[in-house]
Molecule: Bacterial small signal recognition particle RNA
Organism: Planctomycetota bacterium
RNA sequence: GUCCGGUCCCACGUGAUGGAUCGGGUUCGAACCGGGUCAGACCGGGAACGGAGCAGCCCUAAGGACUUUGGUCCAGGCACGAGGUGCCCGGGCCCU
Numbered sequence: 001g002u003c004c005g006g007u008c009c010c011a012c013g014u015g016a017u018g019g020a021u022c023g024g025g026u027u028c029g030a031a032c033c034g035g036g037u038c039a040g041a042c043c044g045g046g047a048a049c050g051g052a053g054c055a056g057c058c059c060u061a062a063g064g065a066c067u068u069u070g071g072u073c074c075a076g077g078c079a080c081g082a083g084g085u086g087c088c089c090g091g092g093c094c095c096u
Stems, first nucleotide, its partner, number of pairs: 001093006008086001009084002012081004017075007024067005034059004042051003
């Protein structure tokens, strides 16, 4: 000097893990300022009936919890794979 192998470093690909966020499913969820039905009571009426409508019940909104899968992003991180310029280590060969 060159070749081979290896550690490290760097980025790439794939996968998993954890987190965030969006979506799906289930569930909870409004004294009044959501909806429906409105006991009682109230109002109108001679009456029939009508009216507004609290509680209760039902449905749901904002939002919360759980769960699952999918998308996206993140990790001075993990595993595997094949690379890169390079330092270092080991070995072979050649030259001085």